[in-house]
RNA sequence: GUCUGAAAAAGGCAAACGUUUCGAAAGAAGCGGGCGCAAAGUUGCGGGCCUAAGGCAUAAGCUACGGCAGUCGAACUACCAGG
Numbered sequence: 001g002u003c004u005g006a007a008a009a010a011g012g013c014a015a016a017c018g019u020u021u022c023g024a025a026a027g028a029a030g031c032g033g034g035c036g037c038a039a040a041g042u043u044g045c046g047g048g049c050c051u052a053a054g055g056c057a058u059a060a061g062c063u064a065c066g067g068c069a070g071u072c073g074a075a076c077u078a079c080c081a082g083g
Base pairs, nucleotide, nucleotide: 002083003082004081005080012037013036017032018031019030020029021028022027035070041076042075043074045073046072047071048068049067050066054063055062056061
């Protein structure tokens, strides 16, 4: 440097749920909480999914400039052990 792995060691993150705040909503953040995770670190780059304020249509609805990184890929970074 690269590949594999989480058995060990040191750790890390934190689902559902509760609560507070922001938001039209999806959802996000703080605190509590731990389902799980070897990248469950970062990035909306590609696919996919969610919401529909506003706009359009007016019959149902359609639509992202809003979101989801614990949806699948991708890019960048990275502890330990072994090859």
Predicted 3D model of an 83-nucleotide RNA (c-di-GMP-I riboswitch aptamer) from Desulfotruncus alcoholivorax DSM 16058. The sequence was found by an Rfam model in a public genome assembly. The coordinates come from a structure-prediction model, not an experiment, and the mean pLDDT is 87. It matches the Rfam family "c-di-GMP-I riboswitch aptamer". Its family is annotated with cyclic-di-GMP binding in the Gene Ontology.